[in-house]
RNA sequence: GCCCUAGUGGCACAGUGGUAGCGCGCCACUCUCGUAAAGUGGAGGUCCAGUGUUCAAUCCACUGCUGGGGCA
Numbered sequence: 001g002c003c004c005u006a007g008u009g010g011c012a013c014a015g016u017g018g019u020a021g022c023g024c025g026c027c028a029c030u031c032u033c034g035u036a037a038a039g040u041g042g043a044g045g046u047c048c049a050g051u052g053u054u055c056a057a058u059c060c061a062c063u064g065c066u067g068g069g070g071c072a
Base pairs, nucleotide, nucleotide: 001071002070003069004068005067006066007065010024011023013021018055026042027041028040029039030038048064049063050062051061052060
C1' cells in the first nucleotide's frame, strides 16, 4: 500500500428498511432471624462519525476513524 472483517446499554452479544432486544451486571421491592439463591419491577444505548438513497436507515451506498486478520 491492497483485500477481508468487526464497531449496538457497564460487559459479552442478537437483530432487521418501519422509530432496538436477550444474558450477566446495577437499583428497588418480595421472600428470610440474616446473607446468598429465587421471584417481581425499574434505570441505563441519538446502534463509531459524516454525507447520500428512501415516505422511512442500526440495516443499503460512499468517505473517514478505531480494533482484528490476510497478502505484498
Transfer RNA from Gonapodya sp. JEL0774, 72 nucleotides, folded computationally. Rfam family: tRNA. It is annotated as a transfer RNA. Lineage of the source: Eukaryota > Opisthokonta > Fungi > Monoblepharidomycetes > Gonapodya.